This is a predicted complex of two RNAs, RNase P RNA and transfer RNA, with 430 nucleotides together. Its mean pLDDT, the model's own confidence on a scale to 100, is 81. Rfam match: Bacterial RNase P class A. Rfam links the family to the GO terms tRNA processing, ribonuclease P activity and dimeric ribonuclease P complex. Rfam describes the family as follows. Ribonuclease P (RNase P) is a ubiquitous endoribonuclease, found in archaea, bacteria and eukarya as well as chloroplasts and mitochondria.
RNA sequence: UGAGUUCGCCGGACGACCGCGGCGACUUCGUCGAGGAAAGUCCGGACUCCGCAGAGCGUGACGCUGGGUAACGCCCAGGCGGGGAAACCCGAUGGAAAGUGCAACAGAAAGCAGACCGCCGAUGGCCCACUUGUGGGCACAGGUGAGGGUGAAACGGUGGUGUAAGAGACCACCAGCAUUCCGGGUGACCGGGGUGGCUAGGUAAACCCCGUCAGGAGCAAGGCCAAGACGGAGAGGGUUGCUCGCCCGUUGACACUCCAGGUAGGCCGCAAGAGGGCGGCGGCGACGCCGCUCCCAGACAGAUGGUCGUCACAGUCAAUGGCUGUACAGAAUCCGGCUUACAGGCGAACUCACGCA
RNA sequence: GGGCCCCUAGCUCAAUUGGCAGAGCACCGGGCUUUUAACCCGUUGGUUGUGGGUUCGAGUCCCACGGGGCCCA
Numbered sequence: 001u002g003a004g005u006u007c008g009c010c011g012g013a014c015g016a017c018c019g020c021g022g023c024g025a026c027u028u029c030g031u032c033g034a035g036g037a038a039a040g041u042c043c044g045g046a047c048u049c050c051g052c053a054g055a056g057c058g059u060g061a062c063g064c065u066g067g068g069u070a071a072c073g074c075c076c077a078g079g080c081g082g083g084g085a086a087a088c089c090c091g092a093u094g095g096a097a098a099g100u101g102c103a104a105c106a107g108a109a110a111g112c113a114g115a116c117c118g119c120c121g122a123u124g125g126c127c128c129a130c131u132u133g134u135g136g137g138c139a140c141a142g143g144u145g146a147g148g149g150u151g152a153a154a155c156g157g158u159g160g161u162g163u164a165a166g167a168g169a170c171c172a173c174c175a176g177c178a179u180u181c182c183g184g185g186u187g188a189c190c191g192g193g194g195u196g197g198c199u200a201g202g203u204a205a206a207c208c209c210c211g212u213c214a215g216g217a218g219c220a221a222g223g224c225c226a227a228g229a230c231g232g233a234g235a236g237g238g239u240u241g242c243u244c245g246c247c248c249g250u251u252g253a254c255a256c257u258c259c260a261g262g263u264a265g266g267c268c269g270c271a272a273g274a275g276g277g278c279g280g281c282g283g284c285g286a287c288g289c290c291g292c293u294c295c296c297a298g299a300c301a302g303a304u305g306g307u308c309g310u311c312a313c314a315g316u317c318a319a320u321g322g323c324u325g326u327a328c329a330g331a332a333u334c335c336g337g338c339u340u341a342c343a344g345g346c347g348a349a350c351u352c353a354c355g356c357a
Numbered sequence: 358g359g360g361c362c363c364c365u366a367g368c369u370c371a372a373u374u375g376g377c378a379g380a381g382c383a384c385c386g387g388g389c390u391u392u393u394a395a396c397c398c399g400u401u402g403g404u405u406g407u408g409g410g411u412u413c414g415a416g417u418c419c420c421a422c423g424g425g426g427c428c429c430a
Base pairs, nucleotide, nucleotide: 001353002352003351004350005349006348007347008346009345010344012311013310014309015308016307017306018305020033021032022031023030024029035328039339040338042337043336044335045334046333047218048217049216050215059214060213061212062211063210064078065077066076067075068074079093080091081090082089083088094209095208099207100206101203102202116148117147118144119143120142123141124140125138126137127136128135129134130133156174157173158172159171160170161169175199177196178195179194180193181192182191183190184189222268223267224266225265231259232258233257234256238254239253240252241251275294276293277292278291279290280289281288282287312326313325314324315323316322317321358429359428360427361426362425363424364423367382368381369380370379376413385399386398387397388396406422407421408420409419410418
């Protein structure tokens, strides 16, 4: 210098003027006012109400090991497997010698394997010959998974012994499995030795088994005040009805007083928190502890903006300048994650190639 | 706030337990007819919404995203 990998951060800046919303000591003044994702609502919690003797069944989620955390399906460190030349990246990474299921097409055969071609035909069968128990032939019974061919997959690999031909049938080495011992590691696991039987196929993002976790609902949770209307009670006998009229009683309605539940509506919940910044210490790290300091949006599902000047960046033009633009998006109970969107820019560490010293 | 479903040819819909993606209409070509329609014959047309994973193999199973619809408080 070029190519690349990983991690972290910014995401217009400053000033003036005019507004909008919250709060305060409220006309004027002071102070605060979106994000790294406020988004998707995919996980986990806080908080609130309901339920709950204990235990189990069912259902759902998760799944290597150790750690972090309030918790997690998140994060950190490591193991194993895979990819890459490397930095590094990816992995739903428990169990298939508990059981059940599935494997199209092709192929002879696809799950307690299986003879299409090929090879053999020792043994039995048939035919021929003769030296009469041997030789030759046929490929009928049968043997054979070594070779061919099919398939994603054909029941360890290579070499030898052996055999009629063959075969872990036997042997050596290698790979892998089970078991046991030694060493290292907290552990997953790694390295080495012995013994065993020669091989145990794939699929659990198929059912299932094992282990861990989970009671239900959600701020329209929930609490307080409560207009009108409805309901209950009361005193009094005010108005009126029940009757053609009057009196009394009972009773209905209206009006009066009180009470309870509670709708509209209002208030709280509602922002001092698993909080931000700086420094120190412990830890490889995620993170934890201590000290100092700061107060930092909040609704009417409604505010968080505009203009001008200077500068930065990008685009464009007739170019010492002019014009236009500044990604994605946008709080609604709060917090920790994940995922997705994002113009442009900055920093750090590392790998490879080339050049120079 | 909570729950559920769908996306397949231009349109409407199928596809058994994961095993060669199909039907009707439409389009195109031919026939019949003086011509058109109807009718008959034949053909074309698909990255199964997008991306990734599991598997020998995915429309189907799993994850993430995009679009659309329904229900409850």